Molecule: transfer RNA
Organism: uncultured Bacillota bacterium
RNA sequence: GCGCCCAUAGCUCAGCUGGAUAGAGUAGCGCACUACGAAUGCGAAGGUCGGGGGUUCGAAUCCCUCUGGGCGCA
Numbered sequence: 001g002c003g004c005c006c007a008u009a010g011c012u013c014a015g016c017u018g019g020a021u022a023g024a025g026u027a028g029c030g031c032a033c034u035a036c037g038a039a040u041g042c043g044a045a046g047g048u049c050g051g052g053g054g055u056u057c058g059a060a061u062c063c064c065u066c067u068g069g070g071c072g073c074a
Base pairs, nucleotide, nucleotide: 001073002072003071004070005069006068007067010026011025012024013023019057029043030042031041032040050066051065052064053063054062
């Protein structure tokens, strides 16, 4: 230098052929339980979907570009 893949909650990840209010587990928080904890159960909260631009009635999803990470070739 060229090609491919990845980036979604604090962390690990799902999200199909563009359309539901963007989800799960875990961590943290509250409550129940307990003598107190742990475990367990219940609940609430937590997101500019890496940045910018475009297409579209509508974008996490499609296109372009940039950034960061990984792999391969030279």